[in-house]
């Protein structure tokens, strides 16, 4: 230098055009307990890496850029 893939809550993940984006762990609150853990219930937490475009409508499609992983030279 070229090619491919990835980027979504604190962490890990699903969602691949159509209603305010799913789930687990974690966090907070409550119940239970003498107390803690475990368990149960509830809550908060994402404008989907950045920008532009296509579309009635974009996390999703196209282009550019950024970061990371792998491959080729």
């Nucleotide at each position: 230098g070229c090619c491919u893939c990835u980027g979504u809550a604190g962490c890990a993940u699903a969602g691949u055009g159509g209603u305010u984006a799913c789930u687990g762990c974690g966090u907070c609150u409550g119940a239970c307990u003498u107390g803690u853990a475990a368990u149960c219930a509830g809550a908060a937490g994402a404008u989907c890496g950045g920008g532009a475009g296509u579309u009635c409508a974009a996390c999703u499609c196209u282009c550019c850029c950024c970061a990371g992983a792998g491959g080729c030279u």